Description: The RNA shown here (SAM riboswitch aptamer (S box leader)) has 106 nucleotides and comes from Anaerobacillus alkaliphilus. The source organism's lineage runs through Bacteria, Bacillota, Caryophanales, Bacillaceae and Anaerobacillus. The prediction has a mean pLDDT of 87. Of the family's consensus pairs, 97% are formed in the model.
RNA sequence: CUCUUAUUGAGAGAGGUGGAGGGAUUGGCCCUAUGAAACCCGGCAACCAGUGUGUAAACACAAGGUGCUAAAUCCAACAGAACAGAAUUGUUCUGAAAAAUGAGAG
Numbered sequence: 001c002u003c004u005u006a007u008u009g010a011g012a013g014a015g016g017u018g019g020a021g022g023g024a025u026u027g028g029c030c031c032u033a034u035g036a037a038a039c040c041c042g043g044c045a046a047c048c049a050g051u052g053u054g055u056a057a058a059c060a061c062a063a064g065g066u067g068c069u070a071a072a073u074c075c076a077a078c079a080g081a082a083c084a085g086a087a088u089u090g091u092u093c094u095g096a097a098a099a100a101u102g103a104g105a106g
Base pairs, nucleotide, nucleotide: 001106002105003104004103005102006101007100008099013041015040016039017038021031022030023029025077026076027075028074042069043068044067047065048064050061051060052059053058073098078095079094080093081092082091083090084089
């Protein structure tokens, strides 16, 4: 990097270093000097591994490997449905797609 699969409306600091950017992409809309990214510490969760119970499904404990720590994956992007409207269109819903993370494979 590609493929398969599961999950994605919960949760998590008025800490230190740092100094201007960040929220994947595009369009919106936001966050940011009342301090962005990044790093450290802290925290959250429990996918894999571990231990225990169990025929199993599963549950409990714990926290080794990841992960996460503004806003629903911040919202929409493609297709369809319902409703409203004379229409451009708007609102809501469903399913994809894309993305992120885990596990497995190449």